[in-house]
RNA sequence: CCAAACCUUCGGGGCAGGGUGAAAUUCCCGAUCGGCGGUGAUGGGCUUUUGUGCCACAAGCCCGCUACCCGACGCAGCUUGUUGCGCAGGCUGCAACGGUGGACACGGUGAGACUCCGAGGCCGACAGUGACAGUCUGGAUGGGAGAAGGUGGUC
Numbered sequence: 001c002c003a004a005a006c007c008u009u010c011g012g013g014g015c016a017g018g019g020u021g022a023a024a025u026u027c028c029c030g031a032u033c034g035g036c037g038g039u040g041a042u043g044g045g046c047u048u049u050u051g052u053g054c055c056a057c058a059a060g061c062c063c064g065c066u067a068c069c070c071g072a073c074g075c076a077g078c079u080u081g082u083u084g085c086g087c088a089g090g091c092u093g094c095a096a097c098g099g100u101g102g103a104c105a106c107g108g109u110g111a112g113a114c115u116c117c118g119a120g121g122c123c124g125a126c127a128g129u130g131a132c133a134g135u136c137u138g139g140a141u142g143g144g145a146g147a148a149g150g151u152g153g154u155c
Base pairs, nucleotide, nucleotide: 001153002152005151006150007149008148009147010146017029018028019027031135032134033124034123035065036064037063038062044055045054046053060122061121069099070098071097074094075093076092077091078090079089080088081087082086104120106118107117108116126138127137128136
C1' cells in the first nucleotide's frame, strides 16, 4: 500500500395520554420511529493573511441495496418402488441466480439544492390476534445490505 483468499467482531428504532366497545398499543383523536452504500452548498473541527485545503458527521419519501414474499440451477438428508446397483417418484432442509416490493410537493436563500432553511404532506414485508398493527407477539439466539479489524499478499 490493497488484487485474490481466509478469519474475527459488530450490524434496527418506535403508540405517552384519551375516545368507542364485550373485546383494540390493531379502529378514531393524538403520540412516536427511520437499516445499509452513494450523492451532497448548510452547520462543526483543524489549517491558511485571504483564497483554499483537509477531517468526521450529514436525505425514510434522489440513485442503488437488505430483511420479507414468489420462482429456482444445484446440493444434502429421509423415504417409496426394485434382491441389489442404477434409475425414477415423494417429503424436508440449504440454496447460485432471477422476480415482486413504499412514499414530496410548495415557498425561501443562492451561480448552483428533490439533500440546506420554513411550513405542510406522505410511506412502511409476512404470519398471528377477543377487532383491521411501521410501533404488540412470532419466524428471529435466524438472515442481512454492509462496517471495522486481523491473517495473508503486493510493491
Predicted 3D model of a 155-nucleotide RNA (FMN riboswitch aptamer (RFN element)) from an Anaerolineae bacterium. It was read from a public genome assembly, where an Rfam model found it. Lineage of the source: Bacteria > Bacillati > Chloroflexota > Anaerolineae.